[in-house]
Predicted 3D model of a 347-nucleotide part of an RNA (small-subunit ribosomal RNA, central domain) from an uncultured bacterium. Its Rfam family is "Bacterial small subunit ribosomal RNA".
Context: one part of a larger RNA
RNA sequence: CUGGGCGUAAAGAGUAUCGUAGGCGGUUUGAAAAGUCAUUCGUUAAAUCCCGAGGCUCAACUUCGGAAAGGCGGGUGAUACUUUCUAACUAGUGCAUAGUUGGGGAUGUUGGAAUGUCUGGUGGAGGGGUGAAAUCCGUUGAGAUCAGAUAGAACACCGAGGGCGAAGGCAGACAUCUAGGCUAUUGCAGACGCUGAUGAACGAAAGCUAGGGGAGCAAAAGGGAUUAGAGACCCCUGUAGUCCUUGCUGUAAACGAUCCCUACUAGCUGGAUCUGUCUAACAGGUCUGGCGUAAGCUAACGCGUUAAGUAGGGCGCCUGGGAAGUACGGCCGCAAGGCUAAAACUU
Numbered sequence: 001c002u003g004g005g006c007g008u009a010a011a012g013a014g015u016a017u018c019g020u021a022g023g024c025g026g027u028u029u030g031a032a033a034a035g036u037c038a039u040u041c042g043u044u045a046a047a048u049c050c051c052g053a054g055g056c057u058c059a060a061c062u063u064c065g066g067a068a069a070g071g072c073g074g075g076u077g078a079u080a081c082u083u084u085c086u087a088a089c090u091a092g093u094g095c096a097u098a099g100u101u102g103g104g105g106a107u108g109u110u111g112g113a114a115u116g117u118c119u120g121g122u123g124g125a126g127g128g129g130u131g132a133a134a135u136c137c138g139u140u141g142a143g144a145u146c147a148g149a150u151a152g153a154a155c156a157c158c159g160a161g162g163g164c165g166a167a168g169g170c171a172g173a174c175a176u177c178u179a180g181g182c183u184a185u186u187g188c189a190g191a192c193g194c195u196g197a198u199g200a201a202c203g204a205a206a207g208c209u210a211g212g213g214g215a216g217c218a219a220a221a222g223g224g225a226u227u228a229g230a231g232a233c234c235c236c237u238g239u240a241g242u243c244c245u246u247g248c249u250g251u252a253a254a255c256g257a258u259c260c261c262u263a264c265u266a267g268c269u270g271g272a273u274c275u276g277u278c279u280a281a282c283a284g285g286u287c288u289g290g291c292g293u294a295a296g297c298u299a300a301c302g303c304g305u306u307a308a309g310u311a312g313g314g315c316g317c318c319u320g321g322g323a324a325g326u327a328c329g330g331c332c333g334c335a336a337g338g339c340u341a342a343a344a345c346u347u
Stems, first nucleotide, its partner, number of pairs: 003319004007301002012315001014202002017200002022195003026089003030085003034082002036078009050066006092192001093189004097184005104178007111155001115151008126137002163170002207248002210245003216242002221237004259314006267291010296303002320347003329340004
């Protein structure tokens, strides 16, 4: 390479976003005949291989004759399938109409609790902290309590393995803008579809840039303890940061460790939401859970209509461990670093 694989052994890219090339593609009619199939001709040096006969005593070896597969090119024919063109269809897909749904996104406005700080009142010796303490705060009046003011951040209850989103993720309330899902009725278009190398966009936290902000928390740092030591765990402080705005970074156990689409293959039982029906019972759809010796699959664990079952289409990835997700080179980045990605050697 072929092959075999990718939940946990190596392996699904963070993302169903958008989408180029490419690959693949529903039902029916007619035409063409590129693929495909049949046949024929030419060619594919000889030798070799195969078959038949001959020559060395046999054989190996060798001589003569024959045959064949496959490839390429030309001719003739076939037309089921693929392809191209043509004409149509409605089951895929999309659009419209009417509803409905949700922490989906963006911007603005606003609310209460808590916390800290400041001012004033009451009050008068402690407070805080721990396993125990101490550092620390306090008679220049702390802690406690009452009143007022102010600041920033986060939104208890509702709240639920409950909802929405492609993923990251999203939660006080209200308004505006905006994207999506689902259902129903028919209507319209008429295969317009699926996947998607390269690419584009988005992408937690931390980090970076510039300007704000800074209550609480808190890397670093300082101190108190503990300890043989303590660069820690515990305590008292505390700066970046955490928050907002501009731009960058592009990584995570970015996990369901499970790529996307389509069809098919027992059931039982919850939740969310829409629709029909006389409310209901019940029925239909979409989404989301639990169970399961249905079948089947799996090395086992387990999976099991939300498949890891049975098939098809497309992409990505793996090929013993270490060296190593490293070096070198390239590309990207302000940097931190990221992406791509070896070998010697070793086992």